[in-house]
RNA sequence: GCUUUCGUAGUUCAGUGGAUAGAACAUGGGAUUGCGGUUCCCAGGACUUAGGUUCGAUUCCUAACGAAAGCA
Repeated sequence: GCUUUCGUAGUUCAGUGGAUAGAACAUGGGAUUGCGGUUCCCAGGACUUAGGUUCGAUUCCUAACGAAAGCA
């Protein structure tokens, strides 16, 4: 330099055109306990950026940025 794949919460992942974007772990608060742990309840927290298509985009298209793999 070229090709391919990928980019969603603090982490690991779902969601492939319309639902309040969801789960686990983690974090904070509460209950329980003599204290802690376990267990239970509650809460906060995310679609890499820009443009396009569409009535409607996390999803489709283009470019940029970033990551990984392969080739040179």

The RNA shown here (transfer RNA) has 72 nucleotides and comes from a Patescibacteria group bacterium.
Its Rfam family is "tRNA". The family's RNA type in Rfam is transfer RNA.
The coordinates come from a structure-prediction model, not an experiment, and the mean pLDDT is 81.
The same sequence occurs in records of 2 taxa.
The sequence is in RNAcentral, with records from ENA.